Predicted 3D model of a 164-nucleotide RNA (Lysine riboswitch aptamer) from Acidaminobacter hydrogenoformans DSM 2784. RNAcentral holds the sequence, with entries from Rfam. Its mean pLDDT, the model's own confidence on a scale to 100, is 79.
């Protein structure tokens, strides 16, 4: 010193990573509830008098969920979905677009299906620089293109164990 594996520790994917809090502001609406005048209709009354109630005009006018620049907080299965409510399965990540669903909503969410973008890894091929070499081939890192998987993954360090 290389290599495999097992732990334990740090970390990187992205300027829309992923999750909670809280929040200006918008929307929920000029809606709903409230007042005023007039009216439909019934009942009551000396009496357009009093009570309901229909429908118009006007005045005034909310809130709950949901969203949210923008702070802050925890993180990188972070998280989100199904599940027989407890274990278990899917998803590498975000985006656009079509369909369901939920929802006031062409807001968000969430399925499922495309589409191309990204990440990281393995393979082929090609170029650059090192290495080692008599030649044939070979090794490392770095660039590009194509193909195929995904987080139980990848990077890196340390530590045990096995091999050469």
């Nucleotide at each position: 010193g290389c290599c495999c594996g097992u732990g334990u520790c740090a970390g990187a994917g992205g300027c829309c990573g992923c999750g909670g809090u809280g929040a200006a502001c918008a929307u929920u609406a000029g809606u709903a509830u409230g007042g005023a005048c007039a009216u439909u209709c019934a009942g009551u009354c000396a009496a357009g008098u009093u009570u309901g109630u229909u429908u118009g005009u006007c005045c005034g006018g909310a809130a709950a969920g949901g969203g949210a620049a923008c702070a802050c907080c925890g993180c990188c299965g972070a998280a989100g979905c199904g599940u027989c409510c407890c274990u278990c399965g899917c998803u590498g990540g975000g985006g656009u677009c079509a369909u369901g669903c939920u929802g006031a909503a062409c807001a968000a969410g969430u399925a499922u299906g495309a589409c191309a973008c990204u990440g990281u890894c393995u393979g082929a091929c090609g170029g650059a620089a090192g290495c080692a070499a008599c030649c044939c081939g070979g090794c490392u890192u770095c660039c590009a293109u194509c193909a195929g998987g995904c987080g139980c993954g990848c990077u890196g360090a340390c530590a045990c164990g096995g091999g050469c």